[in-house]
RNA sequence: GCAGGUGUAGCUCAGGGGUAGAGCACCUCGUUGCCAACGAGGGGGCCGUGAGUUCAAAUCUCAUCACCUGCU
Numbered sequence: 001g002c003a004g005g006u007g008u009a010g011c012u013c014a015g016g017g018g019u020a021g022a023g024c025a026c027c028u029c030g031u032u033g034c035c036a037a038c039g040a041g042g043g044g045g046c047c048g049u050g051a052g053u054u055c056a057a058a059u060c061u062c063a064u065c066a067c068c069u070g071c072u
Stems, first nucleotide, its partner, number of pairs: 001071007010024004018055001026042005048064005
């Protein structure tokens, strides 16, 4: 330099056009003499960034950034 992949909650990941979810973690409450475990509830992300298409974009298109892999 060229090609491909990944980027979504604190972490690991789903979701592939119709206003974003799970597990773990965190907070509160209950249970216990205390902790752990268990149960109930709650907070937290407009989806790497910028544009385009569309009535509507995390999702499709283009550019760009970071990381990974392959080729040279």
Transfer RNA from a Bacteriovoracia bacterium, 72 nucleotides, folded computationally. Model confidence (mean pLDDT): 82 of 100. The sequence was found in a public genome assembly.